[in-house]
Background:
This is a predicted structure of a 529-nucleotide part of an RNA (small-subunit ribosomal RNA, 5' domain) from an uncultured bacterium.
Context: one part of a larger RNA
RNA sequence: AUUGAACGCUAGCGGGAUGCUUUACACAUGCAAGUCGAACGGCAGCAUGAGAGAGCUUGCUCUCUUGAUGGCGAGUGGCGGACGGGUGAGUAAUGUAUCGGAACGUGCCCGGUAGUGGGGGAUAACUACGCGAAAGCGUAGCUAAUACCGCAUAUUCUCUACGGAGGAAAGAGGGGGAUCGUAAGACCUCUUGCUACCGGAGCGGCCGAUAUCAGAUUAGCUGGUUGGUGGGGUAACGGCCUACCAAGGCGGUGAUCUGUAGCUGGUUUGAGAGGACGACCAGCCACACUGGGACUGAGACACGGCCCAGACUCCUACGGGAGGCAGCAGUGGGGAAUUUUCGACAAUGGGGGGAACCCUGAUCGAGCCAUCUCGCGUGUGGGACGAAGGCCUUCGGGUUGUAAACCACUUUUCUCAACGAAGAAAGGUCUUAGGCUAAUACCUUAAGAUGCUGACGGUAGUUGAGGAAUAAGCACCGGCUAACUACGUGCCAGCAGCCGCGGUAAUACGUAGGGUGCGAGCGUUAAUC
Numbered sequence: 001a002u003u004g005a006a007c008g009c010u011a012g013c014g015g016g017a018u019g020c021u022u023u024a025c026a027c028a029u030g031c032a033a034g035u036c037g038a039a040c041g042g043c044a045g046c047a048u049g050a051g052a053g054a055g056c057u058u059g060c061u062c063u064c065u066u067g068a069u070g071g072c073g074a075g076u077g078g079c080g081g082a083c084g085g086g087u088g089a090g091u092a093a094u095g096u097a098u099c100g101g102a103a104c105g106u107g108c109c110c111g112g113u114a115g116u117g118g119g120g121g122a123u124a125a126c127u128a129c130g131c132g133a134a135a136g137c138g139u140a141g142c143u144a145a146u147a148c149c150g151c152a153u154a155u156u157c158u159c160u161a162c163g164g165a166g167g168a169a170a171g172a173g174g175g176g177g178a179u180c181g182u183a184a185g186a187c188c189u190c191u192u193g194c195u196a197c198c199g200g201a202g203c204g205g206c207c208g209a210u211a212u213c214a215g216a217u218u219a220g221c222u223g224g225u226u227g228g229u230g231g232g233g234u235a236a237c238g239g240c241c242u243a244c245c246a247a248g249g250c251g252g253u254g255a256u257c258u259g260u261a262g263c264u265g266g267u268u269u270g271a272g273a274g275g276a277c278g279a280c281c282a283g284c285c286a287c288a289c290u291g292g293g294a295c296u297g298a299g300a301c302a303c304g305g306c307c308c309a310g311a312c313u314c315c316u317a318c319g320g321g322a323g324g325c326a327g328c329a330g331u332g333g334g335g336a337a338u339u340u341u342c343g344a345c346a347a348u349g350g351g352g353g354g355a356a357c358c359c360u361g362a363u364c365g366a367g368c369c370a371u372c373u374c375g376c377g378u379g380u381g382g383g384a385c386g387a388a389g390g391c392c393u394u395c396g397g398g399u400u401g402u403a404a405a406c407c408a409c410u411u412u413u414c415u416c417a418a419c420g421a422a423g424a425a426a427g428g429u430c431u432u433a434g435g436c437u438a439a440u441a442c443c444u445u446a447a448g449a450u451g452c453u454g455a456c457g458g459u460a461g462u463u464g465a466g467g468a469a470u471a472a473g474c475a476c477c478g479g480c481u482a483a484c485u486a487c488g489u490g491c492c493a494g495c496a497g498c499c500g501c502g503g504u505a506a507u508a509c510g511u512a513g514g515g516u517g518c519g520a521g522c523g524u525u526a527a528u529c
Base pairs, nucleotide, nucleotide: 001528002527003526005525006524007523008522009521012376013375014374015373016372017371019368020334025332026331027330029329030328031327034079035078036077039076040075042072043071046070047069048068049066050065051064052063053062054061055060056059086287087286088285095212096211097210098209099208100207101206104204105203106202109200110199111198112197113196114195115194116193117151119149120148126141127140128139129138130137131136157166158165159164171192172191173190174189175188176187179186180185213259214258215257220250221249222248225247226246227245228244229243230242231241232240262284263283264282265281266277267276268275269274289310290309291308292307293306312323313322314321315320340366342365343364344363348362349360350359351358352357379409380408381407382406389400390399391398392397414466415465416464417463418462419461423456428450429449430448431447432446433445434444435443473518474517475516476515477514478499479498480497484513485512486511487510488509494501495500
């Protein structure tokens, strides 16, 4: 000088920040990932309309039917649950940092080329029956799709023996003049989606070089080991895997083994060189009760998915089941020690959706704690050759001390009252112009107008009123080291960072007066330079 600190005494306010460093110990409860009806069959519930019936206070109430409409529980389907959030157990190199590389992948997004034709069979929901304590499951029957599967076509794409062979798709919504159609609709047009391929951006996988703690009281290590050939596997190179062949490969420039440890930007100290550390914030990695495994998918070997084994906890009708806070709060335990079972999606960002909107313990805010840092205040001016009291005294006085009282003033802060933000711009609606178009529909772009949306919060701030009013402690005073006397004690009680004090006048113990230092803090302890 510093700290994610703790402890003791003390404590007025505000801004900003930080807050389980220990048991990667166990977890009650709530929430933390959903969304889309503009993919689909539908209609459990709510509301509306239409039809029928009943009651009658003749314009309402009740019952039934109808998915017709707004919507929508459960279900099929799509996208997202691989992001965001947490932790640092493992890892000394399958990691990280820097610089390079070639044999790769890529949902959503952007640019481009071509296409989007024609068919089929199921299945959940639902209904019926059944089993089970539950979790849940079975059988039969019905039905839809942007779910699933063939066929056609395919310049490009893949394979190729260069002859050829193989391989796609899905619709949905808005509007509409003529024509056709009983209608639905066909048809036209716009928007969006789907399929194949090329390219881009961003992201990710892989390889190399250099750097990356300690121990030699660890000196030899290695059998898929090192290389080759054939084969397999992967998005991709490769002993990545396998068969055969060769006998290599690493090591005193420290292999192997052991211990410790996430790495970095940085933080801290220091004049620097260097040392120590890696909380918060940012990037990368690893992990998700312990161990193993794959499935789905553009992406996982997946924290709030699945399967198996194990430990633990819970439910049970004993047959069988359920669970995983190192998400946010919170509980027990451990510990010197670390917060609320809070508010809101208003902003920023993310997921879904055409949008409205929904979800979001990310985030934004508030709460707690002097834990840190910065700022402010606890009054200001005047006021005695100097009150009282305290302390000391050579008894003359000195000191506390302009300190107080007293006089004048101010009102930061405080209390009360009134007003009261910025953070909000979009999206919505309307108008005009342009684009698209057969179209003055629809859709869309731009400009203008208009009104809505604030958790924080009646907060910040401003103004007025009141009144010095509400606000000072802690450590030290032998030397180092700024600051001295008295009394008590008598090698006792005690102090102490080092030297050392204390055995009858102790500036070193305890108390008092005085002083010194810092100040809403001050000391002590711990740790680092």
Its mean pLDDT, the model's own confidence on a scale to 100, is 87. Rfam family: Bacterial small subunit ribosomal RNA.